[in-house]
RNA sequence: AUUCCUCUUUCGCUUAAUUCUUUAUCAAAGAAGCUGGGGAAUCAGGUUUCGGGGUGAAUCGAUGAACGGGCAGAAUAUACAGUUGCCUGAUCUCGUAGGGCUACUCUUUUAGUCCGAAUCCGUCAGCUAACUUCGUAAGCGUGAAAAGGGAGGAAGA
Numbered sequence: 001a002u003u004c005c006u007c008u009u010u011c012g013c014u015u016a017a018u019u020c021u022u023u024a025u026c027a028a029a030g031a032a033g034c035u036g037g038g039g040a041a042u043c044a045g046g047u048u049u050c051g052g053g054g055u056g057a058a059u060c061g062a063u064g065a066a067c068g069g070g071c072a073g074a075a076u077a078u079a080c081a082g083u084u085g086c087c088u089g090a091u092c093u094c095g096u097a098g099g100g101c102u103a104c105u106c107u108u109u110u111a112g113u114c115c116g117a118a119u120c121c122g123u124c125a126g127c128u129a130a131c132u133u134c135g136u137a138a139g140c141g142u143g144a145a146a147a148g149g150g151a152g153g154a155a156g157a
Stems, first nucleotide, its partner, number of pairs: 011141004018032005033136002036133003043126001051124001052121004060095003064092002067089007098115005104150007
């Protein structure tokens, strides 16, 4: 000097998921802010086992790959196996509605890159004023550019 690992602090990102107070040995509690659900009239909508619905960007596809299940066809004396086609389930792959990031902030444009999950209710919920009820976790580390507006800072006069 470089690389790797660990700890602490600062800063930043997804997200509603942040801040403050009381107590303070621990536990517990409260408030503000932000968020979700239920819930009239009016309006809308009518098909409830092919169940239905919610949170969330996370939906919808395929002459694709291999696997499982079912149905049908041809040949065969029958059956099995094999074979052809269709349906269906999940996995993989490739896309996709949609969503995020690229460091003062907002808008527009371009470029790059990533996500496109998971889970809950339990037969039941459209919207919805009053009312009512809930959450405030978890996980990470990007650093490209142009135009215009705003904010802040520094230097000089």
The RNA shown here (c-di-AMP riboswitch aptamer (ydaO/yuaA leader)) has 157 nucleotides and comes from Firmicutes bacterium UBA4049. The prediction has a mean pLDDT of 77. Its Rfam family is "c-di-AMP riboswitch aptamer (ydaO/yuaA leader)". Rfam's curators write: This family represents a conserved RNA structure found upstream of the ydaO and yuaA genes in Bacillus subtilis and related genes in other bacteria. The ydaO/yuaA element is thought to act as a genetic 'off' switch for the ydaO and yuaA genes in its native state. It is believed that the element may be triggered during osmotic shock leading to activation of ydaO, a predicted amino acid transporter gene, and members of the yuaA-yubG operon which code for KtrA and KtrB K+ transporters. Gene Ontology terms of the family: cyclic-di-AMP binding and regulation of gene expression.